[in-house]
Context: one part of a larger RNA
RNA sequence: GGAUGAACGCUGGCGGCAUGCUUAACACAUGCAAGUCGUACGGGCAUAAUUUCUUCGGAGUUUAUGCAAGUGGCGGACGGGUGAGUAACGCGUAAGAACCUACCUCUUGGAGAGGGAUACCAGCUGGAAACGGCUGUUAAUACCUCAUAUGCUGAGGAGUGAAAGGGGGACCUCCCCUGCCAAGAGACGGGCUUGCGUCUGAUUAGCUAGUUGGUGGGGUAAAUGCCUACCAAGGCGAUGAUCAGUAGCUGGUCUGAGAGGACAAUCAGCCACACUGGGACUGAGACACGGCCCAGACUCCUACGGGAGGCAGCAGUGAGGGAUUUUCCGCAAUGGGCGAAAGCCUGACGGAGCAAUGCCGCGUGGAGGAUGAAGGCCUGUGGGUUGUAAACUCCUUUUCUUGGAGAAGAAGAUCUGACGGUAUCUAAGGAAUAAGCAUCGGCUAACUCCGUGCCAGCAGCCGCGGUAAUACGGAGGAUGCAAGCGUUAUCC
Repeated sequence: GGAUGAACGCUGGCGGCAUGCUUAACACAUGCAAGUCGUACGGGCAUAAUUUCUUCGGAGUUUAUGCAAGUGGCGGACGGGUGAGUAACGCGUAAGAACCUACCUCUUGGAGAGGGAUACCAGCUGGAAACGGCUGUUAAUACCUCAUAUGCUGAGGAGUGAAAGGGGGACCUCCCCUGCCAAGAGACGGGCUUGCGUCUGAUUAGCUAGUUGGUGGGGUAAAUGCCUACCAAGGCGAUGAUCAGUAGCUGGUCUGAGAGGACAAUCAGCCACACUGGGACUGAGACACGGCCCAGACUCCUACGGGAGGCAGCAGUGAGGGAUUUUCCGCAAUGGGCGAAAGCCUGACGGAGCAAUGCCGCGUGGAGGAUGAAGGCCUGUGGGUUGUAAACUCCUUUUCUUGGAGAAGAAGAUCUGACGGUAUCUAAGGAAUAAGCAUCGGCUAACUCCGUGCCAGCAGCCGCGGUAAUACGGAGGAUGCAAGCGUUAUCC
C1' cells in the first nucleotide's frame, strides 16, 4: 500500500447492487416450512335440482357440486440448513469393470380364469390422556391362487417368474385419453475399484491375527476378508508406517510483476451430519432433518398407571459474545410435488423491512461581490490572517416538499403483478432539507499563541514534558480524506 462476513469511537443527506451468528453442532415459547389425487375405492355429511309416496311433519329415488376422515397411488431420499465428525478413494484429476436406476423416451409382445380378506362404519368395551381391544358388515388400480410368456437359472434333463383398471364420445360393440404387465434399448441419476495429488510433529520407530494371501461356503444390485470354516505366514514402514495434533475438500477469494503465500463467508460442485449413540423397516432410491424402534441426557403433561418432544428449515426468544436483521408480503414470475385438468401445496423462490457492513454513483449550490466590513487570532501596534469567505446582487432546482400521469416484468387470444401507485415522466414552491473525522517534531502533507512545568499527559518507531513545549491540553490557522474519517484485529 492492498484486503475483510469485521468490531469500536466520533459523525451521518440520498439512490442502485450486494452482504449480514466468524462465538455455544448451546437450549428453545409461538406460528408456518410436504403435500396431493373423487378420472383408483366403499361409505358418511352438506347444498341445489329432480321425481315417487305422503298422515303435509316428512320419507325415498336419481343427478350435480362441495367437505372431512378412511383404504389405495405418487411424493415425503428433492428442495432448504449446518460444518460437529472426517487426513479418508472424503475431495480433485485421470482411468476402469463386476452393477442398479421410480418418473421420461423408443421398440416388441401381453392384459385369460378365479378367490379370500380388511380399514372406514355399527354395537359392546378398556384408559386421565396418548392410544386401544372384541364382534359384525363392505369396496378397489389393496392382497392371493391358477393359466400363459419372448426372459432368468442350468452342461443337460429340468426348474422358475406377470398383469388393473378408470374416464370420455359415439351408440351396440367401435373410437379416443390415461393407466397395468413382461422383455430389450436409451437418457438421467447413483453404487464400486484403481494411478497421481491432498496440513504439522521423530521430544511418536516400529505397526498388524480377519491381520496378508488361498480354497470351500454364505452374502450383495455388484468385484472384494464383506462374513465364516480350514490352510499358508504373510502385509505395511525413514520415499515416514503406527501414534498424536489440527482440518470438511474443490471451483475459487485476497495479495503479489510473477513465482509464491494466506484463506475456504456469500455463489457453484462433491462429502458428512440432523438432541447423543445404535438398529433396521418401507421403498427404484434412506439405514431417512420436520418417518419407525431401542438406550441415554434434557424439557413438558399426568388421575402416578403412563405418555409427548427434538429450529444445524423461515422468522423469533434466552444464553454466549467485540459482533450479525422482520415472529413482514406473495405464489404475479422461475422452479418443484401431486393431479387428465381446473387447481392445491411450496419460509425453495420472488419481493419488501432493518444495518454506512461493503462497492459504485449523486448531492450539501453556481456566477459576481473589497469599505479587503464586523468578530476571532497573531503582532515589531505599522499591520497581517481568517478572506471572495460572509453580507449583498443575479441565476439554477440535482436533491427536498406538495400535486398530476404512470409502467415493463404476462409466458397466453381473454384473464392473472406480491413488489407498487414503486421505477419513471411532469407541474409548482423555495438556496431551500444535507459535513464531518483525523492529523500538523522527523518518518509524513500541514505552525503560531496561551495553559502546564519529568506534573498532567502523548507515543507506530525515534522519542517529547524538569518555566518561552511547532511533540501534553485548549484556541486560531493549516494539511489530508470525505458521508464518511480514525483506531483495533487478521492476511499478503
Molecule: small-subunit ribosomal RNA, 5' domain
Organism: Botryococcus braunii